[in-house]
RNA sequence: UGCCGGGUGGUGUAGUGGUAGCACUCGAGGUUCUGGACCUCGCGACCUAGGUUCGAGUCCUAGCCCGGCAG
Numbered sequence: 001u002g003c004c005g006g007g008u009g010g011u012g013u014a015g016u017g018g019u020a021g022c023a024c025u026c027g028a029g030g031u032u033c034u035g036g037a038c039c040u041c042g043c044g045a046c047c048u049a050g051g052u053u054c055g056a057g058u059c060c061u062a063g064c065c066c067g068g069c070a071g
Stems, first nucleotide, its partner, number of pairs: 001070007010024004018054001026042005047063005
């Protein structure tokens, strides 16, 4: 320098263009003599800037960051 893959709550990970989900963590409650485990509820996210579209996490363009391959 070129090509390929990836970027989503605190962490890991899903997501046919149409309500952003699951698990762990965290908070509250239940249960318990207390704690753990278990049960219920809740908080919390789309890398950046444009474009297409009635509507973009998803499609397009250009960047940024991470990883791999080639030179």

This is a predicted structure of a 71-nucleotide RNA (transfer RNA) from a Minisyncoccales bacterium. Its mean pLDDT, the model's own confidence on a scale to 100, is 83. NCBI's taxonomy places the organism under Bacteria, Bacillati, Minisyncoccota, Minisyncoccia, Minisyncoccales. Rfam family: tRNA. Rfam describes the family as follows. Transfer RNA (tRNA) molecules are approximately 80 nucleotides in length.